Annotation: This is a predicted complex of two RNAs, RNase P RNA and transfer RNA, with 452 nucleotides together. Rfam match: Bacterial RNase P class A. By type it is a ribozyme. Rfam's curators write: Ribonuclease P (RNase P) is a ubiquitous endoribonuclease, found in archaea, bacteria and eukarya as well as chloroplasts and mitochondria. Gene Ontology terms of the family: tRNA processing, ribonuclease P activity and dimeric ribonuclease P complex. The coordinates come from a structure-prediction model, not an experiment, and the mean pLDDT is 76.
């Protein structure tokens, strides 16, 4: 230099001008309260409006998807059982999390580094198509063996009862090495061993159990034991832990409007129905009313709602996520919903896209540019 | 804004995790004087990407598209 890896940052700029939303001030207008009054009016306080004027602020790293977790609000502060949902190696961080940090194990890469919903398959149930003998109570198709048993034939021996050897066949015989099937075949491989074989024995490797050492722990290393144990839990399930429900159209206040005059059902204490919670129990309210449909009216305002797990900087602790302390700052708040248009100059010629109760994450989209650290199967000096 | 569902040929729909079928349509050929009907055949699909699994339309995650409800 190039290549790759990891982390972080920016997301056109400057000036002018015309607009848009919000806060504050001035000025003007219109009500209100109170005091004085010569009844004409005047003083003080506070409110609303403005198309007038001044000043300040005004989208994002994802504002998005709504996938998680919280805050907040209401429901009867929510009790018990069943059901349901979620998470899943270990330790930590946090308000909480399925997030983050640091490790462990497994896998990938030459390396930097990256990926993994990663508990339990020796609790039970279920599934494992096709092929194959057999798919889990493992099994024996082809085959191997002739040690054992039975038989055919031959040779030899004989005390004529039979015995020995060889060949072949068969088995309620032995075997699972080798062959074939499959995604997967009851550890792998080598030596010994055997009639043939087999953890039958041994060495190494892998798995399991147990003991010791190290570590908070996941786990690692070492010793010993024996070979019993297929895969799937993003199948049911088991184990451990967590979860009450509903979401700002939550919820509160004010104002406006009016018609129950229609239909159906249930019930009147043996209790309909309701109390925003799947079912049951329990509990509370409860009557001449409750529910559903249909019909009618209103289609306004204010709060919630912008000071917060807040941002930035420094210090200290921690490997880190993060936490403590100090200082500075206030940084959108609409309700048809505001960020734009034009002009000039410059550059690398500008992507994805726009708040709607708020916050912490995740995921997805994104033109282009910049910074830092690291790697070397490359090239050059 | 919040919440909840769904996605299989052109259309309507099936499919215990095990060869993606069926009907209508479209096209080609036959039959007919011609058209329809009928007969034979062809075409074309699991919304996209990744994962779990021997194997995914089905199970899991993310995205895309469509629909519904709530003052």
């Nucleotide at each position: 230099g190039c290549u790759g890896c990891a982390g972080c940052c920016c997301g056109g700029g400057u000036a002018g001008u015309c607009g848009c939303g919000g806060g504050g001030g001035g000025c003007g207008g219109c009500g209100c309260g109170u005091c004085c009054u010569u009844c004409g009016g005047g003083g003080c306080g506070g409110g609303c409006c403005g198309a007038c004027u001044c000043u300040c602020c005004g989208a994002g790293g994802a504002a998005a998807g709504u996938c998680c977790g919280g805050a907040c609000a209401c429901c009867g502060c929510a009790g018990a059982g069943c059901g349901g949902g979620g998470u899943g190696c270990u330790g930590g961080a946090u308000a909480a999390c399925g997030u983050c940090c640091a490790g462990c194990a497994g896998g990938g890469g030459a390396a930097a580094c990256c990926c993994u919903c990663g508990g339990g398959a020796a609790a039970g149930u279920g599934c494992c198509a096709c092929a194959g003998a057999a798919a889990u109570g493992a099994c024996a198709c082809a085959g191997c063996a002739c040690a054992c048993c039975g038989g055919u034939g031959g040779c030899g021996g004989u005390c004529c009862g039979c015995c020995g050897c060889c060949u072949c066949c068969g088995g309620c015989u032995g075997c699972a090495a080798c062959g074939g099937u499959g995604a997967a075949a009851u550890g792998g491989c080598g030596c010994g061993g055997u009639a043939a074989g087999a953890g039958c024995g041994c060495a190494c490797c892998g798995g399991c159990g147990u003991c010791g050492u190290g570590g908070u722990g996941a786990c690692a290393c070492g010793g010993c034991g024996g070979c019993c144990a297929g895969g799937c839990a993003a199948a049911c399930c088991c184990c451990a832990c967590c979860c009450g429900g509903u979401g700002c159209a939550a919820g509160g206040c004010c104002g406006a409007a009016u018609a129950g005059a229609g239909a159906g059902g249930c019930g009147c204490u043996c209790g309909a129905g309701g109390g925003c919670u799947g079912c049951u129990c329990g509990u509370c309210c409860g009557a001449a009313g409750c529910c559903u449909c249909c019909g009618g009216g209103u289609u306004g305002g204010c709060c919630g709602c912008a000071c917060g797990a807040g941002a930035c900087g420094c210090u200290g602790g921690g490997u880190a996520a993060c936490c403590u302390g100090c200082g500075u700052c206030c940084u959108a708040g609409a309700u048809g919903g505001a960020u734009g248009g034009c002009u000039a100059c410059c550059c690398u010629c500008g992507a994805c896209a726009g708040a709607a109760u708020c916050c912490g994450g995740c995921u997805u989209a994104c033109a282009g540019g910049g910074c830092u650290g690291c790697u070397g199967a490359c090239g050059u000096g | 804004u919040g919440c909840c569902c769904g996605g299989u040929g052109g259309u309507g729909u099936a499919a215990u995790g095990g060869c993606a079928g069926c009907a209508c349509g479209a096209c080609u050929g036959g039959c007919u004087c011609u058209g329809g009907a009928c007969c034979a055949g062809u075409u074309a699909g699991u919304c996209g990407a990744g994962g779990u699994u021997c194997g995914a339309g089905u199970c899991c995650u993310c995205g895309c598209c469509g629909g519904g409800c709530a003052g």